[in-house]
RNA sequence: UCACUGCAUCAAGAGAAGGGCGCUGCCCUCGCCAACCUGCCCCGUCCGGGCAAGGUGGUCGGUUCGUAAGGAACAGAUGUGGCCCUCAAGGGCAACGAAGCGGACAUGA
Numbered sequence: 001u002c003a004c005u006g007c008a009u010c011a012a013g014a015g016a017a018g019g020g021c022g023c024u025g026c027c028c029u030c031g032c033c034a035a036c037c038u039g040c041c042c043c044g045u046c047c048g049g050g051c052a053a054g055g056u057g058g059u060c061g062g063u064u065c066g067u068a069a070g071g072a073a074c075a076g077a078u079g080u081g082g083c084c085c086u087c088a089a090g091g092g093c094a095a096c097g098a099a100g101c102g103g104a105c106a107u108g109a
Base pairs, nucleotide, nucleotide: 006080007079008078009077010076015030017029018028019027020026021025031059032058033057036055037054038053039051040050041049044105045104046103047102048101062074063073064072065071082093083092084091085090
C1' cells in the first nucleotide's frame, strides 16, 4: 500500500471565516463540534463518569421500504492511537496552565 474480516457509531452538535487549485468539487489555515483510539483525573485492576492534551473524524451523510412516528434494509463513511530506532524480536519519546470523581475487586494496615 492492497484485499478480506470482526466490533462500534452514523441521534444530537458545530463557520454566510480566510486562502489556494487542474473550481459541477477538492485541499490548506484558523475557529468550532463530538469523544472512536491514546492519555490524564481516586494508590493497583476493572466499570461508570469527567477533561479534551496527543491521533483520527465531523462542521451536507445517501437510496429504498413504511400513511406517519418509532423503525427496517442496502450500499457507503468513520474509528479500532501517534512518532522514532530495529530485518525481526523488541525498545524508546510526547501527550494541557483542563478535569481534579463514584462503585466493585485485589493488596496492605

Predicted 3D model of a 109-nucleotide RNA (SAM-I/IV (S-adenosyl methionine) riboswitch aptamer) from an uncultured Pseudomonadota bacterium. The model forms 92% of the base pairs in the Rfam consensus. The sequence was found by an Rfam model in a public genome assembly. The coordinates come from a structure-prediction model, not an experiment, and the mean pLDDT is 75. Its Rfam family is "SAM-I/IV (S-adenosyl methionine) riboswitch aptamer". Clan: SAM clan.